[in-house]
RNA sequence: CCAAUCCUAGCGGAAGAGUCCGUUUCAUUGGAAACGGCGCCGAAGGCGCAACCGCCCCGGAAACGCUCAGGCCCACGGACCGCUAGGGGAUG
Numbered sequence: 001c002c003a004a005u006c007c008u009a010g011c012g013g014a015a016g017a018g019u020c021c022g023u024u025u026c027a028u029u030g031g032a033a034a035c036g037g038c039g040c041c042g043a044a045g046g047c048g049c050a051a052c053c054g055c056c057c058c059g060g061a062a063a064c065g066c067u068c069a070g071g072c073c074c075a076c077g078g079a080c081c082g083c084u085a086g087g088g089g090a091u092g
Stems, first nucleotide, its partner, number of pairs: 002092001006087008018038001020037007039072003045068001046066003052060003
């Protein structure tokens, strides 16, 4: 000097499941919101087992599971992936 994992920001892509029933409110050309009920989804988050991984004393831990939360027209959100910029600096 180059540079992995990782972190932050920006841009793009990004699935699943009722636009169900009832009440109330707003509005008016039949829609939206809140609440309740039943049904459902999992890829914010959280939790659990532990596959797996590592620098293997000990740590990190899932796209698996649970659905508390979240979501089930659109929008928002969205794990993860790609690119860019910055931080960082294992190992070589």
Predicted 3D model of a 92-nucleotide RNA (Glycine riboswitch aptamer) from Beijerinckia mobilis. Its Rfam family is "Glycine riboswitch aptamer". About the family: This family represents the bacterial glycine riboswitch. The coordinates come from a structure-prediction model, not an experiment, and the mean pLDDT is 76. NCBI's taxonomy places the organism under Bacteria, Pseudomonadota, Alphaproteobacteria, Hyphomicrobiales, Beijerinckia.